[in-house]
């Protein structure tokens, strides 16, 4: 310099052109117990990495950038 993957609640990870963006673990109440933990019911938390283009519609597709990761020189 060049190819490719990847970017989503605090963390890991799904989705999938349209319907409420789903689970898990952390959180916050409650129950349950003399307390704690476990377990169980309920809640909060994402403008899907920014800007643009395509479409009636884009988290999804395309462009460019911006951050990571692997090769390659």
């Nucleotide at each position: 310099g060049g190819a490719c993957c990847c970017g989503u609640g605090g963390u890991c990870u799904a989705a999938u052109g349209g319907u409420u963006a789903a689970g898990a673990c952390a959180c916050c109440a409650c129950u349950c117990u003399c307390a704690c933990a476990c377990a169980g019911u309920g809640g909060a938390g994402a403008u899907c990495g920014c800007u643009g283009g395509u479409u009636c519609a884009a988290u999804u597709c395309c462009a460019g950038c911006c951050g990571g990761g692997u090769c390659c020189a």